Model confidence (mean pLDDT): 81 of 100. A computed fold for a 74-nucleotide RNA from Roseivirga sp. E12, annotated as transfer RNA. Lineage of the source: Bacteria > Pseudomonadati > Cytophagia > Cytophagales > Roseivirga. Its Rfam family is "tRNA". Rfam links the family to the GO term triplet codon-amino acid adaptor activity. Rfam's curators write: Transfer RNA (tRNA) molecules are approximately 80 nucleotides in length.
RNA sequence: UGACCUAUAGCUCAACGGGUUAGAGUGCCAGUCUUAUAAGCUGGAGGUUCCAGGUUCAAGUCCUGGUAGGUCAA
Numbered sequence: 001u002g003a004c005c006u007a008u009a010g011c012u013c014a015a016c017g018g019g020u021u022a023g024a025g026u027g028c029c030a031g032u033c034u035u036a037u038a039a040g041c042u043g044g045a046g047g048u049u050c051c052a053g054g055u056u057c058a059a060g061u062c063c064u065g066g067u068a069g070g071u072c073a074a
Base pairs, nucleotide, nucleotide: 001073002072003071004070005069006068007067010026011025012024013023019057028044029043030042031041032040050066051065052064053063054062
């Protein structure tokens, strides 16, 4: 310097070819159980989907630019 991949909850990841409230596990909080803790069970909170634009009736998803990380080539 170039090519490609990735960026979604605190963490690890889904979300098919653009469509109805963006979910799961784990963690966190509360309750239940226990003498108590852990484990188990039930419920709850938590997201401007990396940033800025564009296309569209509608964008996590498509397009452009940027940022960060990774792989490869020189």